[in-house]
RNA sequence: AGAGUUUGAUCCUGGCUCAGAGCGAACGCUAGCGGGAGGCUUAACACAUGCAAGUCGAGCGCCUUUCUUCGGAAAGGAGCGGCGGACGGGUGAGUAACACGUAGAUUACCAACCUUUUGGUGGGGGACAACCCAGGGAAACUUGGGCUAAUACCGCAUAUGGAUUACGAUUCAAAGACUUCGGUCGCCAAAGGAUGGGCCCGCGUCCCAUUAUUUAAUCCUGGUUGGUGGGGUAAUGGCCUACCAAGGGUACGAUGGGUAGCUGGUCUGAGAGGACGAUCAGCCACACUGGGACUGAGACACGGCCCAGACUCCUACGGGAGGCAGCAGUGGGGAAUAUUGCGCAAUGGGCGAAAGCCUGACGCAGCCACGCCGCGUGAGUGAUGAAGGCCUUCGGGUUGUAAAGCUCUGUCGGGAGGGAAGAAGAUCUGACGGUACCUCCCAAGAAAGCACCGGCUAACUCCGUGCCAGCAGCCGCGGUAAUACGGAGGGUGCAAGCGUUGCUCGGAAUCACUGGGCGUAAAGCGAACGCAGGCGGCCCGGCAAGUCGGGUGUGAAAGCCCGGGGCUCAACCCCGGAAUUGCACUCGAAACUGCCGGCCUUGAGUACGGGAGAGGGAAGCGGAAUUCCUAGUGUAGAGGUGAAAUUCGUAGAUAUUAGGAGGAACACCCGUGGCGAAAGCGGCUUCCUGGCCCGAUACUGACGCUCAUGUUCGAAAGCGUGGGGAGCAAACAGGAUUAGAUACCCUGGUAGUCCACGCUGUAAACGAUGAGUGCUAGCUGGUGGAUGCGUUUACCCAUUUACCGGCGAAGCUAACGCAUUAAGCACUCCGCCUGGGAAGUACGGCCGCAAGGCUAAAACUCAAAGGAAUUGACGGGGGCCCGCACAAGCGGUGGAGCAUGUGGUUUAAUUCGAUGCAACGCGCAGAACCUUACCCAGACUUGACAUCCUUAGAAUCUCACUGAAAGGUGGGAGUGCUACCGCAAGGUAGAACUGAGAGACAGGUGCUGCAUGGCUGUCGUCAGCUCGUGCCGUGAGGUGUUCGGUUAAGUCCGGCAACGAGCGCAACCCCUGUUGCUAGUUACCAUCAUUAAGUUGGGGACUUUUAGCGAGACUCCCGGUGUCAAGCCGGCGGAAGAUGGGGAUGACGUCAAGUCCUCAUGGCCCUUAUGGUCGGGGCUACACACGUACUACAAUGGCAACUACAGAGGGUCGCGAUGCCGUGAGGUGGAGCCAAUCCCAGAAAAGUUGCCUCAGUUCAGAUUGUAGUCUGCAACUCGACUACAUGAAGUUGGAAUCGCUAGUAAUCGCGGAUCAGAAUGCCGCGGUGAAUACGUUCCCGGGCCUUGUACACACCGCCCGUCACACCACGAAAGUUGGGUGGACCCAAAGCCGGUAGCCCAACCCGAAAGGGAGGGAGCCGCCAACGGUCUGGUCGAUGAUUGGGGUGAAGUCGUAACAAGGUAACC
Repeated sequence: AGAGUUUGAUCCUGGCUCAGAGCGAACGCUAGCGGGAGGCUUAACACAUGCAAGUCGAGCGCCUUUCUUCGGAAAGGAGCGGCGGACGGGUGAGUAACACGUAGAUUACCAACCUUUUGGUGGGGGACAACCCAGGGAAACUUGGGCUAAUACCGCAUAUGGAUUACGAUUCAAAGACUUCGGUCGCCAAAGGAUGGGCCCGCGUCCCAUUAUUUAAUCCUGGUUGGUGGGGUAAUGGCCUACCAAGGGUACGAUGGGUAGCUGGUCUGAGAGGACGAUCAGCCACACUGGGACUGAGACACGGCCCAGACUCCUACGGGAGGCAGCAGUGGGGAAUAUUGCGCAAUGGGCGAAAGCCUGACGCAGCCACGCCGCGUGAGUGAUGAAGGCCUUCGGGUUGUAAAGCUCUGUCGGGAGGGAAGAAGAUCUGACGGUACCUCCCAAGAAAGCACCGGCUAACUCCGUGCCAGCAGCCGCGGUAAUACGGAGGGUGCAAGCGUUGCUCGGAAUCACUGGGCGUAAAGCGAACGCAGGCGGCCCGGCAAGUCGGGUGUGAAAGCCCGGGGCUCAACCCCGGAAUUGCACUCGAAACUGCCGGCCUUGAGUACGGGAGAGGGAAGCGGAAUUCCUAGUGUAGAGGUGAAAUUCGUAGAUAUUAGGAGGAACACCCGUGGCGAAAGCGGCUUCCUGGCCCGAUACUGACGCUCAUGUUCGAAAGCGUGGGGAGCAAACAGGAUUAGAUACCCUGGUAGUCCACGCUGUAAACGAUGAGUGCUAGCUGGUGGAUGCGUUUACCCAUUUACCGGCGAAGCUAACGCAUUAAGCACUCCGCCUGGGAAGUACGGCCGCAAGGCUAAAACUCAAAGGAAUUGACGGGGGCCCGCACAAGCGGUGGAGCAUGUGGUUUAAUUCGAUGCAACGCGCAGAACCUUACCCAGACUUGACAUCCUUAGAAUCUCACUGAAAGGUGGGAGUGCUACCGCAAGGUAGAACUGAGAGACAGGUGCUGCAUGGCUGUCGUCAGCUCGUGCCGUGAGGUGUUCGGUUAAGUCCGGCAACGAGCGCAACCCCUGUUGCUAGUUACCAUCAUUAAGUUGGGGACUUUUAGCGAGACUCCCGGUGUCAAGCCGGCGGAAGAUGGGGAUGACGUCAAGUCCUCAUGGCCCUUAUGGUCGGGGCUACACACGUACUACAAUGGCAACUACAGAGGGUCGCGAUGCCGUGAGGUGGAGCCAAUCCCAGAAAAGUUGCCUCAGUUCAGAUUGUAGUCUGCAACUCGACUACAUGAAGUUGGAAUCGCUAGUAAUCGCGGAUCAGAAUGCCGCGGUGAAUACGUUCCCGGGCCUUGUACACACCGCCCGUCACACCACGAAAGUUGGGUGGACCCAAAGCCGGUAGCCCAACCCGAAAGGGAGGGAGCCGCCAACGGUCUGGUCGAUGAUUGGGGUGAAGUCGUAACAAGGUAACC
């Protein structure tokens, strides 16, 4: 720091996703040790049990126990009393608030304990607990009577002093205890300090305006805002009360709703920010829920009280008890969070004079990888690169120095021994803990996993699976060769952890302050006016709010950062510093902003003189046209369309003439002309009226710009009321079109269009471009003015100005484009945007008569949706141009019969492949067996074939049995060649061959042509396809290759930011057409001889021919034309003339085109079978359908007879002559020929002559019968041919469709390959031999340029809506049901306060007493008031028959709306 993902590719916009860091986490797999941390985020749910706040005998009395020297002492207990239980600890429910933070204020305050200072502490009195007695109660507890102490309580005295004050005065205290008698600790009053608090205030502090008749009667507010008196408080104050006034808050967001403890800080980030507020620290709030006060220095009190409520427990049913959000712990909830531990040794707290007691604060330990930090699981050596695993091209590679082995070490672990600091000024005191740590011994021993490996992103192979199972953060993988699923091997990353999930920040400049945008991507309000607000010209002076600088205070500690230090290091801890960007106070500066005062004229405005204009409003007038009415003329049609029909017309239309009526709109002029803010404005005249421009002077003196809210204007359509209504024309009707046609077309036609008044308030209301100001090259046109020179004017030219256009520099832009009328450079103000869909929709609100408008979401869903440009492809877009593409012609196919191929069907099998053109007489240049791959049956298993091994045997030939054959079984003959040994017999070895055997292997026409090579088809013999360098473009890409000509051609020429080049085109090659030379045998024959015959001798002249080498044609020449070109047209010459004709030759590529069954080949599959062999069958089936051929339907013919002329081929396993036989196929026979010699071999059509005479025939020949021939082992299934007989359909073929442009079509025969035999097929050959082409509108295919595109699998594309089905979320809905809340009223606990005092009362007063007084109280009454209740609102949910639209969903239905002129241009 970026990356992936929209496209065929590109740039941009834009969202989604990833890589990082973090966490109080959880889950999965795994787990050795230690340190220092953290640990209910959920149910502020309910809690068993124990503990968490007591202490003081040096305040007081009593009781018990023990001891006693009987004086008393000690210990304990419950009480009175004091201090503390308001701290410490927990939690975050509530709270949007002076709650918190920060800075202040308190002359408006308080304070126990601590501290300082001053002064005081005199003298009295009466009680109440405990205790005793008597009762009540189950208990909790309680009643009555009696006794008693105090540092408990109450008067009095005193008053340095304090408080109050009407300045006269009034009022306020105290306590003792202990003592070593020195004193110590207390007590009272007052004033300070320290510390802690109360109250007030400036500023800051989340979301929603779909929570606001918009500035206030209208929103909020009734103690509400203020005042006065009183009350209350420690204290100000409507804090409370009575009265008076009518205020107060709010768009700088009141009120309401939602959410939330706040902060230091934490996480992230470069920062600014964003998110969070666990642990630690500060503050606040709360303590079962709600209310309340009491006590007290302090509470409205977590482990206090009272009441109400819910819940739990006890109960004798009368009544009681309780509050873990203290520490542990339990249940529950939850994805999830620990021990009912030890200790007060340390730190701190309470009480105490102290000893000390208490302390779940705290210090420790336990559990948990929850996170952070550290350590280890060994180190060195070790190649035969062991074994095993995995892969393999079988060679090897890899795991891998890894292991083993050898040497070594000892963290950790185990054992043994020693053993702290933490403890303070001395002694004592240690929970942790026999812990940390140290020493010795033992032994590599007990200690590695997890995730990932398609791209992003580091890491690849094999097997399995086969759109299945599964994966997935995004893009996306999986349909038989998956680096993406699962496993394995290997690798990568991290490591006692690793992954996953969730959440936060980042990346995201994706809310943009730093730091974005708005012509077309999302985004400028339809336009104007304008309040608030924001911003604002030049000069001078002053002030000092902003601003800038200095100082002071504060900004707690911790944390972060820096330096240093302590635990072996680190985490962690300690010390110091810095920082804390803030706030406040204060001193200063005066440029800028602001404020005050003064001046100015350039911004703005006013006056004056001119000017143009469809600017607005009102009234009047005019002509043309349409329609209607009346009358005339006139007759059969008119009208309308692609063509028609509906319609009108003989009751007289249309046409035409005259007259009349009525409404609406104003032709020409008319113009990227004018005016207006926009919407918009068009005949003429008059009246009223707004704005603009120009000119020259004078005046005012910043009066300006923009504008949330607001107000006004605002096309068309629409609505209301009343008019009007000619034409046009939604709806509607009819006619057409169509598969349908609720459309497009036609005939009609009502609202409406017009007027008046009112409403509506929207448009692709567009320049898709807010308003204003300034600045930044020009050129050119138009409109209105002004000035100047010349001219008599008109006018022209120049300058200038306002407005409207075109082009263009810099600059800007993603590009397109914009460019002084900016989309450039800047400033000011307003509006608006933040992925697509859902949706401009729902709900709510406001407006509207309605239609509807304005405001405006979410759930859910997708990974895109978009903009511009590029290359293609496509278009029922355009231009140019080709092709038997059409047209013009000739002949066919489609109908018949038959042949052949295919589909289908059938079958045991009908083997397989080919399937639009480009499969279908195709693979097959030839299925009776074979072929043959298929089926049935029989038989083989190292095999029919290859290599290797063992063994036997030469090879080979032959016989018998069995069998359908293959095969099986048995017998005989025969002994070879080479080398070596041996006298020999013979042996051994080897080569070829045969049999037997074992296994490696063979074999497979089994699958995959979508794993492939090769070959082939096709576009297409179309003229195209590219490259290098340069140039242009951000880029895809363009240029070149476009353009003007020309060509069969990207052929050539010219031009040109291109210059060159390659593959194609052409040429080079072959055949053919003319000719020369050479050569003459088998061809030829003029001369000579010869013959029946060029038959033979001969000739090499000729002709033909053969086959080699040449020549020839190149737009060369002439004329015209063309750009002086290329070329084109015509002509000369020529056998041939414009590539002469034909062939071979097929660019880059397309179709996952065809072929695994030619061959080759990866992978998979079979292995006594999917291999090999044999017999038979099948590939030849047959209701049908299609393709391709053949033969015909006849007279341009058929038949018969006679007669003529080819070319190219083939032939020894062959062609086979003459002859003979047969009606014939053919047979017999064998001459000749390895072929320019012989043979196949008769060419046929044609020609001549005759018959047939239009008929299913003397046409046609299918079919069938009989008899034959030939091939072959064999013609039954299933060959060809022959003869005789038979004699079917068919009389020229519907829609449709094919071939062919010249030696072509048509027609006629001939040959060849394959082949034993078997062509109507195929491949060739020659004979005869036409017609037509105006032309390029149309059909098909193609080329180039251009245009549009929402296509790119590329129009066989894309894509819309209804309907049907499934699922999902949402809205409405009679209602139903909850939560929270407002108003009114009722009841009213506890309690404070107030009133009262029949009743009760020790202290003080009077009184001898009785009694009274003062004062207090119970009770009662009243105010307030929680819970509760009634009624009634508004609000938020949940649910609801039914209903509405929406979204999503491989192969549903109907149509075809959009994208091309999308077939009616599209859109608002």
Predicted 3D model of a 1468-nucleotide RNA (small-subunit ribosomal RNA) from an uncultured prokaryote. Model confidence (mean pLDDT): 84 of 100. The RNAcentral record of the sequence draws on ENA.